Order: sequence, then C1' cells, then structure tokens
RNA sequence: GCCGCCGUGGCUUAGCCUGGCAGAGCGACUGAUUCGUAAUCAGUAGGUCGUGGGUUCAAUUCCCACCGGCGGCUCCA
Repeated sequence: GCCGCCGUGGCUUAGCCUGGCAGAGCGACUGAUUCGUAAUCAGUAGGUCGUGGGUUCAAUUCCCACCGGCGGCUCCA
C1' cells in the first nucleotide's frame, strides 16, 4: 500500500441484509425482603448508534470519505 471484518448505555452485545418511536444481559441506583450482608423480587436512571457529508418525507440501517481496532495479503531494505 491492498482486501475483509468490527465500532450501538459503565462492560458484553442484538437490531443493519429488506429504512418507519433504539433493545437485552451484567453492572449502578431506589425500594421490598433479612437481625445484618449476599441472594431473590419490584422499580428507576443511563445511548451525539465512531466522525463528517450525501440520498430520502424519514437513516443505527442505504451510498461516499475519513478516524480507530482486529485479521489477512503484497513490496522494499
């Protein structure tokens, strides 16, 4: 340099193909329960969907560029 995959709450991730109100588990917090803790149960908060642009009535989703991570290939010395 080229190719492929990945980037979504604090962590791990689903959803993207085929556009139409962003979900789950763990964790955090509050409450219940307990002599107390853990566990369990109920509830609450938490997301610029990597960045910028384009298409569209409408973009996490489609297109382009860029950034970052991982893997592979190739060249030179």

Model confidence (mean pLDDT): 82 of 100. The RNA shown here (transfer RNA) has 77 nucleotides and comes from a Methanosarcinales archaeon. The sequence was found in a public genome assembly. The source organism's lineage runs through Archaea, Methanobacteriati, Methanobacteriota, Methanomicrobia and Methanosarcinales. It matches the Rfam family "tRNA". Gene Ontology term of the family: triplet codon-amino acid adaptor activity.